[in-house]
Context: one part of a larger RNA
Order: sequence, then structure tokens, then C1' cells
RNA sequence: AGAUGAACGCUAGCGGCAGGCCUAACACAUGCAAGUCGAGGGGCAGCAUAAGAUAAGCUUGCUUAUUUGGCGGCGACCGGCGCACGGGUGCGUAACGCGUAUGCAAUCUACCCUAUACUGAGGGAUAGCCCGGAGAAAUUCGGAUUAAUACCUCAUAGUAUUAUAUAAUCGCAUGGUUUAAUAAUUAAAGGUUACGGUAUAGGAUGAGCAUGCGUCCCAUUAGCUAGAUGGUAAGGUAACGGCUUACCAUGGCGACGAUGGGUAGGGGGCCUGAGAGGGUGGUCCCCCACACUGGUACUGAGACACGGACCAGACUCCUACGGGAGGCAGCAGUGAGGAAUAUUGGUCAAUGGGCGAGAGCCUGAACCAGCCAUGCCGCGUGCAGGAAGAAUGCCCUAUGGGUUGUAAACUGCUUUUAUUUGGGAAUAAACCUAUUUACGUGUAGAUAGCUGAAGGUACCAAAUGAAUAAGCACCGGCUAACUCCGUGCCAGCAGCCGCGGUAAUACGGAGGGUGCAAGCGUUAUCC
Repeated sequence: AGAUGAACGCUAGCGGCAGGCCUAACACAUGCAAGUCGAGGGGCAGCAUAAGAUAAGCUUGCUUAUUUGGCGGCGACCGGCGCACGGGUGCGUAACGCGUAUGCAAUCUACCCUAUACUGAGGGAUAGCCCGGAGAAAUUCGGAUUAAUACCUCAUAGUAUUAUAUAAUCGCAUGGUUUAAUAAUUAAAGGUUACGGUAUAGGAUGAGCAUGCGUCCCAUUAGCUAGAUGGUAAGGUAACGGCUUACCAUGGCGACGAUGGGUAGGGGGCCUGAGAGGGUGGUCCCCCACACUGGUACUGAGACACGGACCAGACUCCUACGGGAGGCAGCAGUGAGGAAUAUUGGUCAAUGGGCGAGAGCCUGAACCAGCCAUGCCGCGUGCAGGAAGAAUGCCCUAUGGGUUGUAAACUGCUUUUAUUUGGGAAUAAACCUAUUUACGUGUAGAUAGCUGAAGGUACCAAAUGAAUAAGCACCGGCUAACUCCGUGCCAGCAGCCGCGGUAAUACGGAGGGUGCAAGCGUUAUCC
């Protein structure tokens, strides 16, 4: 000199873009952050609607009340799909965790796409509703009854699985691929017809596993190891494997650094540097790990599951003392810690996600707005003329001169910005609805209509008037910039050398100057 997720001091006009708890993975009040489907089902609590029934009032054909799921729809319930994504954090981890390159002849994959075949016959329950009970509550027990795309049984079945087993062919070993035959085993769900379900094969996507190489410091850590190393058998897994168990053998690792200790998420990247390197891993993207602490499995295509379950622990809360409830390292927000880091905001308009045939619903993902000079970039604080070189201030060798200084006054001009008034976007085209064209019964296309949080924002125009807008640090050398006064080894300065003890360009003030500029300095850290 450069850089920063910075902080502090003084100062501060505007805009665009970005960034914003680095500390206590400390504790959390409150609200929201994952639902959806009635085109699976029984139903009907609430809303709306239609017709009927009953009762009352009387104005005699109207009002009121009760009731009936018929239609729209729908709280709670059964069922399906989702909740394993998205969002957060960096505790742990020195490891096949990550990076890179391979392999799986040792594997799985819901939804989606392609192809083939099938979708037959029955059954028993259960939630809800109803009745009754226990409890302060959380919740829970008993009885009766009912449905399904919930559950079960049977039938049917092969290019599926298993066993026996034939032939051909291929490979880097175990072995793989194709194939004839026999036996056994396993499916389905319906639906007011749009759609679904089952089996098999392939694809796509995602995941799992294995391996080569690379991946911090300490030898003032030198020996480590009993499922330990290998084999046989069995179990287990989607799958190989000491992954687990029984038996057998005695191996395996290590100065090419085992073991132990310390520190740490890794990478793309970022900073610096001519490079080689050194440092770093915040924002964004990929991978990993974690979800109060520790453990465990269940469900499921997928979890050993942040807003699921169970157990133990610590902590907090409720309690009628018998028992219960909770988990912000989601978005806001609070306390605490700290030098230090923001709003308990708006919208689903766009993009994306979940569910749904769709309309749509949900979405603190996302898009926006708010706060902060935290950073980068841009703009402005006026421009031209103007010497009586005015006045003040400051300095001097002091009747005078120098400097501040074209600076001001004064004259003319401009209006970015500011203020006021008026106009005013793009981001939106789809879905859907209507009409229509082609093929021919749901696809593709055309035309019209519908939809904007940001926002009356950006932007544009007009009017007014220099009007609304400059500071900070430094001036001994390094290092651009000098004099006076005060002080007198005092008060103080200081990055290094060093200044200050009576003429201090080094302290404090002033005038003048230098540098940068809505910033300027200081501190911290890296090269």
C1' cells in the first nucleotide's frame, strides 16, 4: 500500500446494489413457519339454499319456532398423499467426512415416462355418531352400532421369486448374460366414468456401498490392538463385509509416524502476491453433521425423523398434590453475554414447493418493504465574470508591506438535487372462462376476458429559487504541508527515531498550509 460480516471517535445531503449475533450449540414470553383431498368413506357441528312436515300467533296466507343431508359445502373422524423437501446452525468430526477419479459381476428408488397383462368372488372389524363412567386438567375406560381406495380370506398368473436343472456364450476372480423343462409361492379397489389399483420389464431421478490419490499441529505422544487380523458356518441387511454370533488359527498396524493429545466442519471460492506461496472458508452454490443432553426403535419408497413417538437426565411451567405440559441452531421478537450486528412489517402478484381432476387452499421458501454510511459504485453541495487586490483575522525588518484572496461583496447564468403540482409504468402470461381451428373425444393452436404485494413507487413533465447540503486527519524526519503565542523535563506527544529543563516548525491554542472527502481518522486481524 491492499483487504474486512468489523468496532470506536468526530462529522453527515441523496440514490442504486450488496451485507448485517464473528460472543452464550445460553435461556426463551407471544404470534406465525405443513398441510391438503368431499372426484375414497361414514356422516352433518357450523354456514348458505330448496321443498316438505309439525306447533304457535293471527292480518287467513303470512310470520315465528322445531325438524328432515335433498343440493352447495364442510368442523371433528376413518382413509390417501405430503410432513425425509424447503428453512436454520457449525456442537461434534482429522474421518472414505470432504475433494477428485473409478467400481457395484454386491444394491434400493414413492411420485414421473414407456411397454405388456390383469382388475373376479367373499368376509370380519373399527373410528366417528349414540349411551354410561373416571379425572382439577392432560386425557381416558366400558357398552351398543356403522362405512370405505382401511383390514383379511379365496380364485386367477408369468419374461416375477425359490428349488432342481439343460444348453449356448462372455468376462479381471468370485462369476455374468441368454435359454429348454418340472415343482412350489405371492396380486388387485374402487369410483355419478374424469380418473385410479395390481404384477412385470425398461428409463429417468435420487440414494446406498467399496476403492486409488490428496486433506492441520505436537515425538517434551513410540509402541498400539482381543471382534483385535484372517478362515468356516449361521444370522442380519436393499446390498458386500467381524456388521453380529459360535468355533478355529494368531494374526493386524507402526519412524513412509501407528497409538495418544491438541485444534478444526470440507470444497467451489475469497484476500494478498509478478508468481510460487501465505492467510481464510462470512454472504451465494455443492457435500457432511446436528436439532434441550444421551439412547432406542416404529411408520414409511426414503428417517433412526428440527416444529413425530418412547425411555433416562437437566431445566422451565401448570396442578384440586393424585398427576400433567414444554423444547426458536425456522421468521420476527425478549432477556443475558458482548466493542458489536436489524421489524413481534406486507403479499402469495411473480418464481418454486405440497395436496387436489380443477377451481383452489397452504407456504416467515420466495418476492418485497422497514432499520444501520457496514461496504462498493454514482451524483450533489453551483458555474462564468469580478481588484477599491475592500473590511476583519494573522505575520513582519511595522508612516509601510505580506497573506487570507477572485476568496467575498457585486453582475450575469444554470436548476442536477430540493420543494410543490400533474401524469404514471414494465415485471403478466399462463392456469381458468367464453368463442373457435386442426386432428378426432382430449390434446395442440388462435382470439377475447380475468389476476400486481412492492406502489401512486420507479420514471416523465411543469413551476420556484443559489435556493436544501462539508467535514475529518495531519504539517520534526520517514511523509505532502510553517509561522506566532502559551508552557518550561511541567503539562503533554509518540508508529519508529525521538520531542519538552525560557527563543519548541515535535506539547496546547491561533493564523496559514497539505491530504482525503460524505466521509475522515484510530484500533484489531491477514498478506

Predicted 3D model of a 527-nucleotide part of an RNA (small-subunit ribosomal RNA, 5' domain) from an uncultured Bacteroidota bacterium. Its Rfam family is "Bacterial small subunit ribosomal RNA". Its mean pLDDT, the model's own confidence on a scale to 100, is 85.